Model confidence (mean pLDDT): 88 of 100. Predicted 3D model of a 68-nucleotide RNA (Pistol ribozyme) from Bacillus velezensis NAU-B3. Its Rfam family is "Pistol ribozyme". On this family, see Weinberg et al., Nat Chem Biol 2015: "New classes of self-cleaving ribozymes revealed by comparative genomics analysis".
[in-house]
RNA sequence: UGUCGCCUGGGCGACUAUAAACAGACAUUAAGCCCAGAGCGUCCUUCCUGCUACGGGAAGGGGUUGUG
Numbered sequence: 001u002g003u004c005g006c007c008u009g010g011g012c013g014a015c016u017a018u019a020a021a022c023a024g025a026c027a028u029u030a031a032g033c034c035c036a037g038a039g040c041g042u043c044c045u046u047c048c049u050g051c052u053a054c055g056g057g058a059a060g061g062g063g064u065u066g067u068g
Stems, first nucleotide, its partner, number of pairs: 002015004007037005025067003032040001043061007
C1' cells in the first nucleotide's frame, strides 16, 4: 500500500484477484450502509421512439424517514 458497497472526502464493513455480500446498530422508504457534497440509479410529469416489451431516449421536478 489493493478491490468492492453509485461518485469525491471521511466513517462502517467485506474480500484477496474477485466484485460480490446474509456484512455495514435497529427499523423504514421506490430511494442504493452512514455523514457532507454531488445528482449516477430509483420516483413523478411531459414529449419522442417502438421489434409493443414491466422496452428505449430526451427535458423538467424532486432527492427515504425515525430511534439509538